[in-house]
RNA sequence: GCGGUGCCACCGCCCAAUCGUCGAAAGGCGAGCCGGGGAACCAGGUACCUGGGGUGAAUCCGCGCCAGCGGUCGGGGCCACUUCCGCUCCGAACCCGUCAGCUAACCCGGUCGGCGGUCAACGGAAGGGAAU
Numbered sequence: 001g002c003g004g005u006g007c008c009a010c011c012g013c014c015c016a017a018u019c020g021u022c023g024a025a026a027g028g029c030g031a032g033c034c035g036g037g038g039a040a041c042c043a044g045g046u047a048c049c050u051g052g053g054g055u056g057a058a059u060c061c062g063c064g065c066c067a068g069c070g071g072u073c074g075g076g077g078c079c080a081c082u083u084c085c086g087c088u089c090c091g092a093a094c095c096c097g098u099c100a101g102c103u104a105a106c107c108c109g110g111u112c113g114g115c116g117g118u119c120a121a122c123g124g125a126a127g128g129g130a131a132u
Stems, first nucleotide, its partner, number of pairs: 009118006018031005032111006042101001051099001052096004060071004074090005081127005
């Protein structure tokens, strides 16, 4: 000097997953945000078959030695606004258990987890807003 690893702090990213408060802690309560169930009306004929349904961007197509590969609906980022362009990445997984359309009142639940930087330099254009 370069690289790697661990811890703390700060900044930032995905996500609903943040904040406040009580407590020594475990844990609890609340706000905000998020998800599910649940009338009328509307939708829905019945039966069979390979039941059906939910969270999520994560669906669909082709190939395959069935490990995966190529694309794709769709989604995130480029450090604080919007739109467009450009570049780049993701395009999973899990849950309910024969049961659920929508759905006012009402009822129930979640608030985890994963990752990057601490330097180089802020990708571009248009528009808007705020401050001085």
The RNA shown here (c-di-AMP riboswitch aptamer (ydaO/yuaA leader)) has 132 nucleotides and comes from Micromonospora echinofusca. Of the family's consensus pairs, 92% are formed in the model. The coordinates come from a structure-prediction model, not an experiment, and the mean pLDDT is 79.